[in-house]
Context: one part of a larger RNA
């Protein structure tokens, strides 16, 4: 002298843009944080209208009268079967010293829903289960049997283009598993929704090539501390055989061989998410990885598959373990490292707020629905800019204070006083952008405009050298001071007040920390 996600102590006026559990990956009350699609289905319920039927009352009758049923067709709705999304978004930094991450590559060892794009297709059938209904167990969660039924749900037949497999030829190439071809074998579909008389339109199904886009495997080189860790490894290190995988592999597993790592530091203990950066610094280098991108891991703990185009799944299943709660004691519910928000811990870190109006995402043909990603606002001097707390004039150098050699000095143009102004504030009026057709949460903001009044606004460390600022009083080695020297034992420029000066200013000083 800079730097900070800072804490603490005095003080504190406004406005803009960041920013905010660094410690307990400690437990959690509540309410929200992932739905959506009735244009994939059958059904239920609500209207309304269109047909049958037709109670009660009234009437002597003819007839009235219309409750209520029934069935059709529209419209809203929606518990359930179905389809898509739930693997993104958001949080967090425990783990991990490792192909985790960064960086240059490879893969002649892979996959990829939705999307773009090309080429061909979609014919006939079939038998379930949910909802429902009946009868049932259970405090409760929630389950059992029987019985009907739709579908874009599920299951054969067919129909097949090197798409797939098996045997075989050709070519590229270092090297075939690539490509291309012969024979043989083999796998599809919903011709469904919707609008339209219709013809068609739109959505949407099945293969199959190509593209994009994400993702998996593999390698060279790079970044921590120890040797008071020196040996370390049996699936170990190769081979064959088979398995397994979207795909190479000891990934696995039989048998066979003894290899394989290591002083250029193996193995082992420690600590650590990793980068872009971000502070320092003339630089080289030191130091960090909060905020914000990009990766990776994790999701009460340990473990494990299921679905699926993708998890070995944060608000999914099971199963152990710890906790907490319900309970009829027999059995059952639950995971905030998702937004508020609450105990706790701590020096310390925020509203159980608006809004889907703007970007985005999910789902639908659309209207739309859903979003605590997001956008706003609220609190907090955390921090960065910005701006005010007034401006000219004003000597009798008032008055008070303090100091004195008692003459005076000095606060000090500083008040007083005079003229001015009016950012800010207070109050009244207008009042946006952001929104491309329509839609503003924020917001009656921003910002413009009118009045009012200097009116609503200044403090905080220092003063012995270093270091810019000095005297009086008190204390008297006491009681304090202090970053380093080092001040006090009776004239303290060092303690403490008080005057006055330095400094910096809505902030000052302190302590942590790094360069």
């Nucleotide at each position: 002298g800079a730097a900070c996600g800072a804490a603490c102590g005095c003080u504190g006026g406004c406005g803009g843009c960041g920013u905010g559990c660094u410690u307990a990956a400690c437990a959690c009350a509540u309410g929200c944080a992932a739905g959506u699609c009735g244009g994939a289905c059958g059904g239920g319920c609500u209207u309304a209208u269109g047909c049958c039927u037709g109670a009660a009352g009234g009437g002597c009758a003819a007839c009235u009268g219309g409750a209520g049923g029934g069935u059709a067709u529209a419209a809203g709705u929606u518990a359930g079967u179905g389809g898509c999304g739930c693997a993104c978004g958001g949080g967090u930094g425990a783990g991990u010293a490792a192909c985790a991450c960064g960086u240059a590559g490879g893969c002649a060892a892979u996959c990829u829903a939705c999307c773009u794009u090309u080429a061909a297709g979609a014919g006939g059938g079939g038998g379930a289960c949910a909802a429902c209904a009946c009868a049932g167990g259970g405090a409760a969660a929630c389950u059992u049997g029987u019985g009907c039924u739709a579908a874009u749900a599920c299951c054969g037949c067919a129909u097949a283009a090197g798409g797939c497999c098996a045997c075989g030829g050709g070519u590229u190439g270092g090297g075939a598993u690539g490509c291309u071809u012969g024979u043989g074998g083999u796998a599809a579909a919903a011709g469904g929704g919707u609008g339209g008389a219709g013809a068609c339109a739109c959505c949407g199904c099945u293969u199959a090539g190509a593209g994009a886009u994400g993702a998996g495997c593999c390698u060279g080189c790079g970044g921590c501390c120890u040797a008071u860790c020196a040996g370390g490894u049996a699936g170990u290190u190769g081979g064959u055989g088979g398995g397994g995988u979207a795909a190479a592999g000891g990934c696995c597993u039989a048998c066979c061989a003894a290899g394989c790592c290591u002083a250029a530091g193996a193995c082992g203990g420690g600590u650590a998410a990793c980068c872009g950066g971000a502070c320092u610094g003339a630089g080289a280098g030191g130091u960090u990885g909060g905020a914000c991108g990009g990766u990776c891991a994790c999701a009460c703990u340990g473990g494990a598959a299921c679905u699926g185009a993708g998890a070995g799944a944060c608000g999914g299943u099971c199963c152990a373990g710890a906790c907490u709660c319900c309970u009829a004691c027999g059995g059952g519910a639950g995971g905030c490292a998702g937004c508020a928000g609450u105990g706790g811990g701590g020096a310390a870190u925020u509203u159980u707020g608006c809004a889907c109006a703007a970007u985005g995402g999910g789902c639908g043909g659309g209207a739309g629905c859903c979003u605590g990603a997001u956008g706003c606002a609220g609190c907090g001097a955390c921090g960065c800019c910005g701006c005010g707390u007034g401006g000219a004039g004003g000597a009798a150098g008032a008055a008070g204070g303090c100091c004195u050699u008692c003459g005076g000095g000095u606060u000090g143009u500083a008040a007083a006083c005079u003229c001015c102004u009016u950012u800010u504030a207070u109050a009244g009026g207008g009042g946006a952008a952001a929104a491309u057709a329509g839609u503003g949460a924020u917001g009656g903001u921003a910002c413009c405009u009118u009045a009012u009044g200097a009116a609503u606004a200044a403090g905080c460390c220092a003063c012995g050298g270093c270091u810019a600022a000095c005297u009086c009083u008190g204390u008297g080695c006491c009681a304090g001071c202090a970053g380093c020297c080092g001040c006090g034992g009776u004239a303290a420029g060092a303690c403490a007040g008080a005057g006055g000066u330095g400094g910096c200013g809505a902030g000052c000083g302190u302590u942590g920390u790094u360069c």

This is a predicted structure of a 515-nucleotide part of an RNA (small-subunit ribosomal RNA, 5' domain) from an uncultured Nitrospirota bacterium. The full RNA is in RNAcentral, with records from ENA, Greengenes and SILVA. The coordinates come from a structure-prediction model, not an experiment, and the mean pLDDT is 84.